Molecule: FMN riboswitch aptamer (RFN element)
Organism: Eubacterium oxidoreducens
RNA sequence: AGAGUUCUUCGGGGCAGGGUGAAGCCGCAAGGCAAUUCCCGACCGACGGUGAUACCACGUAGAUGGGUAAGUCCGUGAGCGAUAAGCAUGAGCCGGUGAGAAUCCGGAACCGACAGUACAGUCUGGAUGUGAGAAGAAAGCA
Numbered sequence: 001a002g003a004g005u006u007c008u009u010c011g012g013g014g015c016a017g018g019g020u021g022a023a024g025c026c027g028c029a030a031g032g033c034a035a036u037u038c039c040c041g042a043c044c045g046a047c048g049g050u051g052a053u054a055c056c057a058c059g060u061a062g063a064u065g066g067g068u069a070a071g072u073c074c075g076u077g078a079g080c081g082a083u084a085a086g087c088a089u090g091a092g093c094c095g096g097u098g099a100g101a102a103u104c105c106g107g108a109a110c111c112g113a114c115a116g117u118a119c120a121g122u123c124u125g126g127a128u129g130u131g132a133g134a135a136g137a138a139a140g141c142a
Stems, first nucleotide, its partner, number of pairs: 002141001005138006017040003024033003042122002044112002046076004055066003058062001071110002079087002093107004114125003
């Protein structure tokens, strides 16, 4: 150093600001209150892989080594449901550079379970849960 076993720790972010008010509440009435759910707008991006900027090292230079970069490319994960179907499992284009771009740079887009509630990716709840996985430790094996 290697595969397995056991244990420990870690392991998800987000409505700024404004408008409306045919849910509802208050009021005799005029009217008032009332949505992070509606509208404008704002904001967010788990884990492994891949990966050509910049960066660091070597030191002359290389198809070098290190480490880093994807919500929408490949795969993984909790949950809902009668544990059956089904949902979660969704969403990527255009231009540029280049030998090469699904990942870089620019642009304008798009996506987001279930329950509750005025219709929710962002509030509350299952959840002090689960978890892909990450780091470390121990004993033994060959």